Predicted 3D model of a 505-nucleotide part of an RNA (small-subunit ribosomal RNA, 5' domain) from an uncultured bacterium.

Context: one part of a larger RNA
RNA sequence: GGAUGAACGCUGACAGAAUGCUUAACACAUGCAAGUCGACUGGAAUUCACCUUCGGGUGAUAGUACGGUGGCGGACGGGUGAGUAACGCGUAAAGAACUUGCCCUCUAGACUGGGACAACUGUUGGAAACGACAGCUAAUACCGGAUAUUAUGGGAACCUCGCAUGGGGAACUUAUGAAAGCUAUAUGCGCUAGAGGAGAGCUUUGCGUGCCAUUAGGUAGUUGGUAGGGUAAUGGCCUACCAAGCCGACGAUGGCUAGCUGGCCUGAGAGGGUGAUCGGCCACAAGGGGACUGAGACACGGCCCUUACUCCUACGGGAGGCAGCAGUGGGGAAUAUUGGACAAUGGGCCACAAGCCCGAUCCAGCAAUUCUGUGUGCACGAUGAAGGUUUUCGGAUCGUAAAGUGCUUUCAGCAGGGAAGAAAAAAAUGACGGUACCUGCAGAAGAAGCGACGGCUAAAUACGUGCCAGCAGCCGCGGUAAUACGUAUGUCGCAAGCGUUAUCC
Numbered sequence: 001g002g003a004u005g006a007a008c009g010c011u012g013a014c015a016g017a018a019u020g021c022u023u024a025a026c027a028c029a030u031g032c033a034a035g036u037c038g039a040c041u042g043g044a045a046u047u048c049a050c051c052u053u054c055g056g057g058u059g060a061u062a063g064u065a066c067g068g069u070g071g072c073g074g075a076c077g078g079g080u081g082a083g084u085a086a087c088g089c090g091u092a093a094a095g096a097a098c099u100u101g102c103c104c105u106c107u108a109g110a111c112u113g114g115g116a117c118a119a120c121u122g123u124u125g126g127a128a129a130c131g132a133c134a135g136c137u138a139a140u141a142c143c144g145g146a147u148a149u150u151a152u153g154g155g156a157a158c159c160u161c162g163c164a165u166g167g168g169g170a171a172c173u174u175a176u177g178a179a180a181g182c183u184a185u186a187u188g189c190g191c192u193a194g195a196g197g198a199g200a201g202c203u204u205u206g207c208g209u210g211c212c213a214u215u216a217g218g219u220a221g222u223u224g225g226u227a228g229g230g231u232a233a234u235g236g237c238c239u240a241c242c243a244a245g246c247c248g249a250c251g252a253u254g255g256c257u258a259g260c261u262g263g264c265c266u267g268a269g270a271g272g273g274u275g276a277u278c279g280g281c282c283a284c285a286a287g288g289g290g291a292c293u294g295a296g297a298c299a300c301g302g303c304c305c306u307u308a309c310u311c312c313u314a315c316g317g318g319a320g321g322c323a324g325c326a327g328u329g330g331g332g333a334a335u336a337u338u339g340g341a342c343a344a345u346g347g348g349c350c351a352c353a354a355g356c357c358c359g360a361u362c363c364a365g366c367a368a369u370u371c372u373g374u375g376u377g378c379a380c381g382a383u384g385a386a387g388g389u390u391u392u393c394g395g396a397u398c399g400u401a402a403a404g405u406g407c408u409u410u411c412a413g414c415a416g417g418g419a420a421g422a423a424a425a426a427a428a429u430g431a432c433g434g435u436a437c438c439u440g441c442a443g444a445a446g447a448a449g450c451g452a453c454g455g456c457u458a459a460a461u462a463c464g465u466g467c468c469a470g471c472a473g474c475c476g477c478g479g480u481a482a483u484a485c486g487u488a489u490g491u492c493g494c495a496a497g498c499g500u501u502a503u504c505c
Base pairs, nucleotide, nucleotide: 001505002504003503004502006501007500008499009498010497013374014373015372016371017370018369019367020366021331026329027328028327030326031325032324035072036071037070039069040068041067042066047060048059049058050057051056079284080283081282088209089208090207091206092205093204094203095202098201099200100199103197104196105195106194107193108192109191111145112144113143114142120135121134122133123132124131125130151176152175153174154173155172158169159168160167161166181189182188183186210256211255212254217247218246219245222244223243224242225241226240227239228238229237259281260280261279262278263274264273265272266271286307287306288305289304290303309320310319311318312317337364339363340362341361345360346358347357348356349355377407378406379405380404387398388397389396390395411446413441414440415439416438417437421432449494450493451492452491453490454475455474456473460489461488462487463486464485470477471476
């Protein structure tokens, strides 16, 4: 000198763009953050109208609200960085050892039966959470039978290829395995089996990726083999048996620290530092463990167990998890609103719709936290006014500065008009927002501070103080004439900021 997610002190006009718990992965009140769908089943209330034997009934509201079965989605999106020195990440490869819902292309198919379980009704337990028993019932829920190839398992003449294990094809033959309908009637949406693709995931490998040797030896499923199990798949991943290996000064093992990266800061570069925001990957979801469902999880707003904590309780038993968005307490030098909208982008469900949901997202609010831009006026004006400071008492200086005269009106203010962002056959549809922007009105009117002035280092005098009070980045100032302390005047620097502190180059 540059930089910062900064903080502190003094000061503070406007606009735009960004950014905003770096500390306690501490604890959390309250609200919201993941639902949706006519495949199936049940089905109100209220209000209105009409009828009435005044008890009520019928119709609309309405097959609506609200339940249940079933499907898809809750594995994405959002948060955090605790753990992790690791194939975790980066980069380059391999899978002849693998999986794949939705989406795209193609081939073939969807025949025939059955019995349940919720909801509901009845009885009943419990303070509650939540149940128990009996009975009825539908389906794209569940289960039989049939049929089926290029699927899967076995046999098989033959053909073919490679990169080591090996891979691909195949006449014929045998065994096994499917399906679901809907209504809006369409070139519809779904269903089943198979082939290919896209995208996604999983596994393996080369190289790279901190500090400490004041850590030198470590290791028994350990290293390898055979057989089996398990997995989508390879593999000590697991088990039995056999062998005795394997890693290590090219730093094993241990300890400490740390998410990695594209990037960011600095630097001429090499390098050094760093990993906020935004993008990619990983890990985690109060601490620890486990599986279930599923195409995908060992699953933040799912389940089970356990630990700590909090809450309810009729003491028998239950409920909970903000490292989602706001917000609260606490910690801290320190970090925002319990806001609006689904209008746009995008996601889920649905019929490719309508629609519903979305604290993703888009916006608004707060903060000079950062960056950028703009303003706080312009011209003339010498009796060089008054006043301040200083003085050698002549003067010098603040200083064209002010006053005064003429002018302008950015920004702020008031008033009138007023968008684009909106795409979709048409129509309709804007949270932001009466915002941006345009026009008019009035008046210099409402808008400057902070630090420094001994040298480094741009800028000096007076008074006060008297090794005191104090200053200080280094050198050093202060003990009676202090350009170094304090104040004033003047000056210098930067400017809605200026200084200080911290950290990096």
Notes:
Its mean pLDDT, the model's own confidence on a scale to 100, is 85. It matches the Rfam family "Bacterial small subunit ribosomal RNA".